Bacterial small signal recognition particle RNA from Actinokineospora globicatena, 87 nucleotides, folded computationally. NCBI's taxonomy places the organism under Bacteria, Bacillati, Actinomycetes, Pseudonocardiales, Actinokineospora. It matches the Rfam family "Bacterial small signal recognition particle RNA". For this family Rfam cites "SRPDB: Signal Recognition Particle Database" (Rosenblad et al., Nucleic Acids Res, 2003).
RNA sequence: GACCCCGCGCGGUGUUCAUCUCGCGAACCUCCCCAGGGCCGGAAGGCAGCAAGGAUAAGCGGGCUCUGGCAGGUGCGCGGGGUCCCC
Repeated sequence: GACCCCGCGCGGUGUUCAUCUCGCGAACCUCCCCAGGGCCGGAAGGCAGCAAGGAUAAGCGGGCUCUGGCAGGUGCGCGGGGUCCCC
């Protein structure tokens, strides 16, 4: 000096991977809020609370911009080892 192997760091690429991200998402079964109606009260007011509305869990579907995982005939750097060549 050439080639090969191993490890580490920083990148790049891919990913029908997700504990990342977007959407959907509970008649009863989770939470919030609770018209009407109900209950308590002499009243003021209070209590529980159906529907509607809102949120979310499990789950379902999409995405790879971010984050993380995984992968490689991937780039650079560092460290270790091996073979060969030259002086």